[in-house]
Predicted 3D model of RNase P RNA and transfer RNA as a complex of 425 nucleotides.

RNA sequence: UAAGUAAGUCAGAUGGUCGCGGGCACAAUGCCGAAAGGCUGUGCGUGAGGAACGUCCGGGCUCCAGAGAGCAAAGGUGCUGGCUAACGACCAGUGGAGGCGACUCUAAGGAUAGUGCAACAGAAAUAAACCACCUACUAUUAUGGUAGGAAAGGGUGGAAAGGUGAGGUAAGAGCUCACCGUGUCCUAGGUGACUAGGAUAGCCAUGUAAACCCCACCUGGAGCAAGACCGAAUUAAGACAUAUGUGGCUGCUCGUCACGUUUUAGGUAGGUUGCUAAAGCAUCACUGGUAACAGGAUGCGUAGAUAGAUGACCGUCAGAUACAGAACCCGGCGUAAAGACUUGGUUAACAA
RNA sequence: GCUGAUAUAGCUCAGUAGGUAGAGCAACGCAUUCGUAAUGCGUGGGUCAGGGGUUCGAGUCCCCUUAUCAGCU
Numbered sequence: 001u002a003a004g005u006a007a008g009u010c011a012g013a014u015g016g017u018c019g020c021g022g023g024c025a026c027a028a029u030g031c032c033g034a035a036a037g038g039c040u041g042u043g044c045g046u047g048a049g050g051a052a053c054g055u056c057c058g059g060g061c062u063c064c065a066g067a068g069a070g071c072a073a074a075g076g077u078g079c080u081g082g083c084u085a086a087c088g089a090c091c092a093g094u095g096g097a098g099g100c101g102a103c104u105c106u107a108a109g110g111a112u113a114g115u116g117c118a119a120c121a122g123a124a125a126u127a128a129a130c131c132a133c134c135u136a137c138u139a140u141u142a143u144g145g146u147a148g149g150a151a152a153g154g155g156u157g158g159a160a161a162g163g164u165g166a167g168g169u170a171a172g173a174g175c176u177c178a179c180c181g182u183g184u185c186c187u188a189g190g191u192g193a194c195u196a197g198g199a200u201a202g203c204c205a206u207g208u209a210a211a212c213c214c215c216a217c218c219u220g221g222a223g224c225a226a227g228a229c230c231g232a233a234u235u236a237a238g239a240c241a242u243a244u245g246u247g248g249c250u251g252c253u254c255g256u257c258a259c260g261u262u263u264u265a266g267g268u269a270g271g272u273u274g275c276u277a278a279a280g281c282a283u284c285a286c287u288g289g290u291a292a293c294a295g296g297a298u299g300c301g302u303a304g305a306u307a308g309a310u311g312a313c314c315g316u317c318a319g320a321u322a323c324a325g326a327a328c329c330c331g332g333c334g335u336a337a338a339g340a341c342u343u344g345g346u347u348a349a350c351a352a
Numbered sequence: 353g354c355u356g357a358u359a360u361a362g363c364u365c366a367g368u369a370g371g372u373a374g375a376g377c378a379a380c381g382c383a384u385u386c387g388u389a390a391u392g393c394g395u396g397g398g399u400c401a402g403g404g405g406u407u408c409g410a411g412u413c414c415c416c417u418u419a420u421c422a423g424c425u
Base pairs, nucleotide, nucleotide: 001348002347003346005344006343007342008341009340010339012317013316014315015314016313017312018311020047021046023044024043025042026041027040030039031038032037049323053334054333056332057331058330059329060328061223062222063221064220068254069253070252071251074219075218076217077216078215079093080092081091082090094108095106096105097104098103109214110213114212115211116208117207118206130154131153133149134148135147136146137145138144139143162180163179164178165177166176167175181203182201183200184199185198186197187196188195189194227273228272229271230270235265236264237263238262239261240260245259246258247257248256249255280300281299282298283297284296286295287294288293353424354423355422356421357420358419359418362377363376364375365374371408379395380394381393382392383391401417402416403415404414405413
């Protein structure tokens, strides 16, 4: 200098003028309204994101009066340990795969519980013989046939039922031996997944579970348009049943609750609350921990709309913009995307 | 907020038990006809919405993303 790799920061700031939403204080024993409740002026503060998007996961919270117990079904997770309110997320590690490397990916239990599938090619994908090999017999020119042996050579295939070498054999084969591989046992290290070593057995019938399935662990249902309160209104026509019954709690049982359940049409066009103090945010040269994280200290109190709020103009700053706007609230994942910047370590070339 | 579908040739649709993609219409060519239509024969046309993964092999199985449609509230 170039290439690649891992982790992060900002997402405009500031001053002024006008215009929006909301909080607090005062005016105010104010004004409006049938009621619940609402309205105006002044002053001081304050007001969208890293993804607010997707709705892919996990919860907090509310209801099914309490949310109980069990069974079934359905679904989820799937190497080990830790962390968390919890998760399929995160951190660290182990096994495997990729990369020269820094690093990256991993859907990673079980094929000896059972069932299913493996086209085409090939002799054969359920223990099989196409070519070649060996032995015996036979016919016969150069070659064929019959019987037996074997699965080591060649071919097909993703995979032909451990691999390499030597010995042995009629020819061969773990038939025997050595080294690998596999199973079992032991020793050492590690919380563990697992790693290293030793002994022993000739041991062995492919792959596939993101095929059904088995094993281990986990899971009530519905969702803020959930719910609660006030005011107002509380109609008409049917069907079923009425306490040995009907209905609710996903299905069933126990248990428990209510006294009705249900179809069609119409009415209540309102107001308040839930609604923001949160498993909250920021900083730390603190403690523990490899880390994620936990504890501690200090500081802050940071939008709450509901016909749905932040726009316009001018000046300064190196760049100024992309993707894009809260609707109960958090922890993650995925996706979109312009510009500017910081740090660690890898490889190559050159120079000193 | 909740739930369920669809995407394959120019168009309309099959392919749904994993084995390498089809039908009809349309287009083009030939035959037939004085000529056209009809008819008959033939030909071409496909990143199976996009990406990744499992598997020997994926339109099909799994995951993510995009677009379109429908229902409840």
It holds a member of the Rfam family "Bacterial RNase P class A". Rfam links the family to the GO terms ribonuclease P activity, dimeric ribonuclease P complex and tRNA processing.
Model confidence (mean pLDDT): 75 of 100.